[in-house]
RNA sequence: UCGCGCUAGGCGGGGAGCUAGCGGUUCCCUGAACCCGCAAUCCGCUCCAGCGGGGCUGAACUCCUCUCCGAGGGGGUGGCAAUCGAGGUCAGGGCUCGCGCGCGCGAGUGUUGACGGCCAGGUUCCGCGCAUCGGGAGCCUGUGAACCGCGUCAGGUCCGGGAGGAAGCAGCGCUAAGCAGUCUCUCCCGGGUGCCGCGGGGUAACCUGGCCCGAGCGAGCGCCGGGGGCACCGCCUCGAGAGCAACCAACAACGAGAGGUGCGUGA
Numbered sequence: 001u002c003g004c005g006c007u008a009g010g011c012g013g014g015g016a017g018c019u020a021g022c023g024g025u026u027c028c029c030u031g032a033a034c035c036c037g038c039a040a041u042c043c044g045c046u047c048c049a050g051c052g053g054g055g056c057u058g059a060a061c062u063c064c065u066c067u068c069c070g071a072g073g074g075g076g077u078g079g080c081a082a083u084c085g086a087g088g089u090c091a092g093g094g095c096u097c098g099c100g101c102g103c104g105c106g107a108g109u110g111u112u113g114a115c116g117g118c119c120a121g122g123u124u125c126c127g128c129g130c131a132u133c134g135g136g137a138g139c140c141u142g143u144g145a146a147c148c149g150c151g152u153c154a155g156g157u158c159c160g161g162g163a164g165g166a167a168g169c170a171g172c173g174c175u176a177a178g179c180a181g182u183c184u185c186u187c188c189c190g191g192g193u194g195c196c197g198c199g200g201g202g203u204a205a206c207c208u209g210g211c212c213c214g215a216g217c218g219a220g221c222g223c224c225g226g227g228g229g230c231a232c233c234g235c236c237u238c239g240a241g242a243g244c245a246a247c248c249a250a251c252a253a254c255g256a257g258a259g260g261u262g263c264g265u266g267a
Base pairs, nucleotide, nucleotide: 001267002266003265004264005263006262009057010056011055012030013029014028015027016026020046021045022044023043024042034054035053036052037051038050063260064259065258066257067256068255072251075248076247077246079244080243083240084239085238086237087236088235089234092233093232094230095229096228097227099225100224102223103222104221105220108217109216116212117211118210119209120208121207122206123205124201125200126199127198128197129196130194131193132191133190134189135188136187137186138185140181141180142179143178149174150173151172152171157166158165159164
């Protein structure tokens, strides 16, 4: 150096996630990536590797180490930013409410006289009257006193010799306070009363009527101008933020390069 037989090793790796941590099952990337069984409120381990069984390959294209490249995922930084929330803002848009003797349209209305002007009356206020309603009083009617009201007082009583006189119960009549009624009449008080009358005040507005004048008046709508309100849009500030691109530092598949790694036996 070559041949043969073996052995270590290899037959994928990585990111995320999970976990105290690690490997695997899961998702993703890369990639030509053995087979069977098991694993998410999971399986196994506490170190280099899933656990159990089988197979292939095998010291180099294939195994190991280092360097370069850098798909990819995750992290960080600031930026942009859909969207959402809070506060503010009425300058802008929007909505809404007044205003203008502004402009336009205009249902109607108007020579059977609009608008405007003048006058009178009414609606309003005050006083008085009248009426009405309610209350009270008077008048009127009835009733109304065992004794302590009046009159008349039978009987009886008392005084008196008598003539006669006195007080007086019941009864009868009358009446006071009171009670009841009548409400015709009179008076007083009151009123959320009145198709009423008289007088006075007021007259901004409206209504009715009369006179003057002689052609407009006009609900409503739109536009313009100006003002008030509302935070719906917009704008400003603050906060959250899907997503997007950039940068940073680690990890890092595939790939490239360099180096390294046995044992036995025969020639």